[in-house]
RNA sequence: UCUGAAACAAGGCAAACCUGCCGAAAGGCGGGGACGCAAAAUCACCGGCCUAAAGGACGCUAAUGUCAGCGUCCCAGGGUAGCGGGAUCACCAGG
Numbered sequence: 001u002c003u004g005a006a007a008c009a010a011g012g013c014a015a016a017c018c019u020g021c022c023g024a025a026a027g028g029c030g031g032g033g034a035c036g037c038a039a040a041a042u043c044a045c046c047g048g049c050c051u052a053a054a055g056g057a058c059g060c061u062a063a064u065g066u067c068a069g070c071g072u073c074c075c076a077g078g079g080u081a082g083c084g085g086g087a088u089c090a091c092c093a094g095g
Base pairs, nucleotide, nucleotide: 001095002094003093004092012037013036017032018031019030020029021028022027035082041088042087043086045085046084047083048080049079050078055074056073057072058071059070060069061068
């Protein structure tokens, strides 16, 4: 530096679901639990996907009014690394 079909050592992680906390949500963190994983380790850089609080547009209601409430749509600066690519580091074995 490349490869990983099978095996070995140390062993590692942990989906769904239950539960406590955080969050508007998506989702995250801790505990339990194992569907799976040889990078299911780290990083939102690229694409995808999820959410839409704030913001914007439109409509309705109320109102003296630029404030307010409700509904629909748009939108990531919020997420997802267990969606793919990329970057970085790493155990074992082989070349």
A computed fold for a 95-nucleotide RNA from a Betaproteobacteria bacterium, annotated as c-di-GMP-I riboswitch aptamer. Taxonomically the source falls in Betaproteobacteria (Bacteria, Pseudomonadati, Pseudomonadota).